[in-house]
Two RNAs folded together computationally: RNase P RNA and transfer RNA, 538 nucleotides in total. It holds a member of the Rfam family "Bacterial RNase P class A". Gene Ontology terms of the family: tRNA processing, ribonuclease P activity and dimeric ribonuclease P complex. The coordinates come from a structure-prediction model, not an experiment, and the mean pLDDT is 76.
Order: sequence, then C1' cells, then structure tokens
RNA sequence: CGAAGGGGAUGAGAUGAUCGCUCCUUGCCACACGGCAAGGGGAGGAAAGUCCGGGCUCCAUAGAGCAGGGUGCUGGAUAACGUCCAGUGGGGGUGACCCUAAGGAAAGUGCCACAGAAAACAAACCGCCAGGCGCCGUGCAUGAUGGUCAGACGUUGUCUAGCGCUAUGCGCUAGACAGCAGGGCCGCACGCUGUGCCAUGGUAAGGGUGAAACGGUGCGGUAAGAGCGCACCAGUUCCAAUGGUGACAUUGGAAGCUCGGUAAACCCCACCCGGAGCAAGACCAAAUAGAGAGGCACUCCCACCUGGUCCCACCGUGGACCACCAGUGGGAUAAGGGUAGCUCGCCCGAUGCCUCCGGGUUCGGUCGCUUGAGGCAUACGGCAACGUAUGUCCCAGAGGAAUGAUCAUCGCCGCCUGCGGUUGGGGCGGAACAGAACCCGGCUUACGAUCCGCUUCGUCCU
RNA sequence: GGGCUCAAAGCUCGGUUGGCAGAGCAGCGGACUCUCAAUCAGCGGGCCGCGGGUUCGAGUCCUGUUGCGCCCACCA
Repeated sequence: CGAAGGGGAUGAGAUGAUCGCUCCUUGCCACACGGCAAGGGGAGGAAAGUCCGGGCUCCAUAGAGCAGGGUGCUGGAUAACGUCCAGUGGGGGUGACCCUAAGGAAAGUGCCACAGAAAACAAACCGCCAGGCGCCGUGCAUGAUGGUCAGACGUUGUCUAGCGCUAUGCGCUAGACAGCAGGGCCGCACGCUGUGCCAUGGUAAGGGUGAAACGGUGCGGUAAGAGCGCACCAGUUCCAAUGGUGACAUUGGAAGCUCGGUAAACCCCACCCGGAGCAAGACCAAAUAGAGAGGCACUCCCACCUGGUCCCACCGUGGACCACCAGUGGGAUAAGGGUAGCUCGCCCGAUGCCUCCGGGUUCGGUCGCUUGAGGCAUACGGCAACGUAUGUCCCAGAGGAAUGAUCAUCGCCGCCUGCGGUUGGGGCGGAACAGAACCCGGCUUACGAUCCGCUUCGUCCU
Repeated sequence: GGGCUCAAAGCUCGGUUGGCAGAGCAGCGGACUCUCAAUCAGCGGGCCGCGGGUUCGAGUCCUGUUGCGCCCACCA
C1' cells in the first nucleotide's frame, strides 16, 4: 500500500431566535372547571416483530396420574431463559476467524420415489466357477443275416363279418392276428483356449444403477471367490493408564467387530412447564328490563321460630315428645359449573346453573403507573458472562394518545458550473430505520452515515 | 395494547405416513348450429406469499419475515 476478519461507540448534524404541546414542583388569582408566572423533565438502539424468559395481577382446578408442549455436547452465569460466557467434538478458510437443533439409529416401529439384480435378520441381472444334458471335434471299441420299439401307409398268409355271382367255391369290401420289406432308438473316454441350454449349486472380487450398495490396498488362499487367513491403513466397541470438575483428549491392549441413511418421522432417555393477561385487577360514579328462547336439575339434615300433647315439691324467661305448612340461619349433596384435554381428588352449588338473545353507559373518573433484578463512577473477586461493596443521581408517564413547526447562521456528502486563479466561490439536491402505551432480561429483523481500537494474509522498501 | 387464524392457476378450494401439484368455474381455439347459448372433445396457464435450514428429495417438517383478516370495553 492492497485485500480481508472481528469488536465497540454515536445516531431528528450543531447553535440560536420565535410560536406551540405534555407532566411535575413552588407561588399568586379564582376557590367549580381552571388561569397566569418561574424552575425542572419529555422517545429508541432497535421503543418494532410479539419469538422466548421473568416480575406483577386475578382464577378458592395452583393437588396427583395420563395426555400435551418445550429444551437437548460439557461446565458456569442468572430472578429465569430456547439468552450469555468459557471450553469440547464436527465442518469451512492459507490465515485472522466463521458456522454448528451437536443425546440415542448397537431398544423397537415406519420410510428410502425413479433407476437398479438387490434399498436392509440381505439379495444372483450380466459376469466368474462347479455340476448336468446336448452338439461339435479327436481317439478307442463295435457291425452281427444283432437287440428292441411302434404301428399311419405297402405286401403275403390265416380267421371273422357283410355283399355279389358263373354258387360245397370264387371275387370284392371292412376288421383282427401273424410274417416280410422299409422306419425309429441303442457304446466308452477326452476337450489342454470348443460351443449351446438349465425352475441346479457356489460366488458380492468385476460391470452398470442410484443421494446412498455391507471397510481400503497388497499377498496368500480357492473350482471361482470372499476378513476366509495374514500385513498395513481407516473406523467401531470394550478394558486400562495419564491429563481434565466435565464434554473429551493422548497412549497402550483386546475383539475381524466392519453394524446404510433418516429422530426439524413416530419413538426412547434426561430435564423443565397450571392458566389467563394491565382491555389483568381494585374502588367510585351514572343509567337500565330482564317476567325473552332453549337445555339441565329440582333432595336431605340441624338449630331458631310456630303449633299440639304430657310432666314438675319449684307453675316460669322450665323440661320431654310429636308435627313439619310458611319464615330465618347453618350444613351435606344432585344437576350443573370452576382459566384449554381425560380420570381421580378439590372448590362453588338449591329459586340454582349453562348457552343464546335482549337492555343500559357512550368510550366516565381514580388507582394499578413508574424507585427499578434502575443508571453512572470507583475498588475488589472472576479468563469471561457476571457478582460484591461504597459513593452518587432520579432520568417520559401521555392516554381518540404530548415530545412539534418556522426562520437564520455554520458544518458534512453528492452533482453541475469559463467563476479569471482554486484544500476556494456560486447554484441545486441529500441526510436512514423508525416512534413509548404495566415493567424488565434476551433473541430476531430493519437501518443513510460517521468515529475509535484490535487482528490476519499478500506485495514492496529499510 | 393483547390474543389468534390464513396465504397455492384469473376466482373458489382439495392435496397425509415428505416422492412428477390437481378439481370446478373462468379463458382460448375446434366440433355441433343459419347464428348464439347449452353440450361434446381438447389446449394453455403455478418457481405453492418471500428468505434460510433439515433431508437424496419440501406445497407438506423447522425457523425468520411480509401481507390480508378475525376476536377482546364497562354495568346490571
């Protein structure tokens, strides 16, 4: 100098003037709202998405089991987390460094389209080898008037049936049997480079397919082959030692163990999770109509009260028993309900409960509402995330919803300029993403630009 | 402010163990008809809202993001 990696900070560009908005404090005026003056505060790094986690509030389901959901290397941080820090393993990069939902596929189930022989306790399409049969070739043996088989045709003979005639026979036709000629079949061995076939067997070395094909190389071995055997390499599992809190790493040994992928498929294992949300919730004020529709259930006990009968040496504010109509209070339950599912448990529960429909208020007021796991500084502990201590500060609290507008000067960036001398003058334009709504800790996403460190690689010079 | 669905052809929707994205209507041309409609037989049209990941492979599973839409006031 060039290229790159990673971190932090800022963020209506600054200042001033004028006119406005909102909250608080103090003072004055009004004391019914309020008005005036002074002083002080007034958007963000993401206030966003609502993706996680917590505080806070309510639910008399917060209790158990199942179901469901979430997380998933190790150790730590924390109120908690799916976040953060430090490490381990894997992948990428020459490197700084980056990415990593990273438990289990050797517990079980499912899936793996097309192609391919085969997609998962293996399997044989081609190929290789063996076996069987045939052909071919070679050699040997045998040729004999031989053996055997079948009956379509031929021929000879015998018998049977039918028909004809020259009639004790002859001829013709058909069938059966026998013979003859002709016909088919019939041996052994070998193949050192032969060849074809097979419902045969062996073989995963080779071929091709696929995202993926059951370790790799070599030697031996074999009919051909194969971890079948051996050597080396790679991996897995187990054992031991060493280092580390641990994930794990290194070393040594054993076992031919070589086992496909997929869990962001079901699932298994470990850990965690009650639900709803400030329109939560509390109080005050105003107004109204629930006698509407549908569904469910419509019991029991106790006390008081009331009434009746009886008892007493005490006659009353006494006691016992019975009745339960109405009333009051309490209790147990039914149906039903209870802040997501099912079962049990728990709670509410008799003029009751659920769903729908309807009515009123007119977007009413106060609280919750901003002092908080708060900010800043210093010291200490820790590699760090973070924690502890001390000091100091109070920093929006609106709510149909404030935090703004205009002007001037200066600064930054870009473009244009014949402007008469230049790190300048003039003109024009630009300056993001976005805006609190109960509050915090994170993550993710959006973002014009500026500033400050750190690190790596390459080239050149000294 | 809080909670919750959905997105696929021009429109309305199917799409399950993840394996070549379909149906109806609409559109286009053809046949039938004197012509139109109806009918018949065909054709075209999709990066499944967008980005990334898991997987051999994603409309489907996971994650981020964009957009449309729905519900929630208080009193008796």